[in-house]
Model confidence (mean pLDDT): 80 of 100. Transfer RNA from a Candidatus Altimarinota bacterium, 74 nucleotides, folded computationally. RNAcentral records the identical sequence in 4 taxa. It matches the Rfam family "tRNA". Rfam describes the family as follows. Transfer RNA (tRNA) molecules are approximately 80 nucleotides in length. It is annotated as a transfer RNA. Its family is annotated with triplet codon-amino acid adaptor activity in the Gene Ontology.
C1' cells in the first nucleotide's frame, strides 16, 4: 500500500427482507424477604446504535467517507 471482518447499555452479545421513537444475560439502584450476609422476588435507572454525510415516507439495518481494533496479502 491492497483486501476482509468488527464497532449497539458499565461488561458480554442479539436485533429476521428497512416498518410500533431498540432488547437479553451479568452488573448496578431501590424495596420485600433474613438476626446479618447471601439466595430468591418485585420495580427502576442506564443507549443520540463509533463519527460525519447520503438514499428513503421511514435507517441500528442500504450507500459513501473518516476513526479505532483484529486478521490476511504484498
Nucleotide at each position: 500500500g491492497g483486501g476482509u471482518g468488527a464497532u449497539u447499555a458499565g461488561c458480554u452479545c442479539a436485533g429476521u427482507u428497512g416498518g410500533c421513537u431498540a432488547g437479553a444475560g451479568c452488573g448496578u439502584u431501590u424495596g420485600c424477604u433474613u438476626g446479618a450476609c447471601g439466595u430468591g422476588c418485585a420495580a427502576g435507572a442506564g443507549g443520540c446504535c463509533a463519527c460525519a454525510g447520503g438514499u428513503u415516507c421511514g435507517a441500528g439495518u442500504c450507500c459513501u467517507g473518516u476513526a479505532u481494533c483484529a486478521c490476511c496479502c504484498a